A computed fold for a 72-nucleotide RNA from Candidatus Tagabacteria bacterium RIFCSPLOWO2_01_FULL_39_11, annotated as transfer RNA.
Its Rfam family is "tRNA".
The coordinates come from a structure-prediction model, not an experiment, and the mean pLDDT is 83.

RNA sequence: GCUUAGGUAGCUCAGUGGUAGAGCACUUCUCUGAAAAAGAAGGGGUCGGCAGUUCGAUCCUGCCCCUAAGCA
Numbered sequence: 001g002c003u004u005a006g007g008u009a010g011c012u013c014a015g016u017g018g019u020a021g022a023g024c025a026c027u028u029c030u031c032u033g034a035a036a037a038a039g040a041a042g043g044g045g046u047c048g049g050c051a052g053u054u055c056g057a058u059c060c061u062g063c064c065c066c067u068a069a070g071c072a
Base pairs, nucleotide, nucleotide: 001071002070003069004068005067006066007065010024011023012022013021018055026042027041028040029039030038048064049063050062051061052060
């Protein structure tokens, strides 16, 4: 340099046009003499960036940035 895959919550990942979710983690509460475990409730996201298509983009298209693998 070229090709392919990926970038979504603190972490691991779903979601593939119609106002974004799970598990773990975090906060509060219940339970306990106190913890752990368990249960309940809650907070946290401009979906890597900029344009384009569309009534509407996390999703489709182009360019750029980052990560991984392969080729040279």